[in-house]
A computed fold for a 71-nucleotide RNA from Lachnoclostridium sp. UBA2905, annotated as transfer RNA.
Lineage of the source: Bacteria > Bacillati > Lachnospirales > Lachnospiraceae > Lachnoclostridium.
The coordinates come from a structure-prediction model, not an experiment, and the mean pLDDT is 80.

RNA sequence: GGCGCCAUAGCCAAGUGGUAAGGCAAAGGUCUGCAACACCUCUAUCACCAGUUCGAAUCUGGUUGGCGCCU
Numbered sequence: 001g002g003c004g005c006c007a008u009a010g011c012c013a014a015g016u017g018g019u020a021a022g023g024c025a026a027a028g029g030u031c032u033g034c035a036a037c038a039c040c041u042c043u044a045u046c047a048c049c050a051g052u053u054c055g056a057a058u059c060u061g062g063u064u065g066g067c068g069c070c071u
Base pairs, nucleotide, nucleotide: 001070002069003068004067005066006065007064010024011023012022018054027041028040029039030038047063048062049061050060051059
């Protein structure tokens, strides 16, 4: 220098155009003499900027960051 892949909650992670699943952690509550266990509740500007579309996490272009391949 060229090419490809990835970016979703504090962490892991599903989601192939129509209300963003689930698990762990944290917080609050029930239970208990106090705890632990168990159960219930609760958390999303989908990296950023534009475009297409009635409608975008999803499709297109660009930017940023990370990883890999070639030279």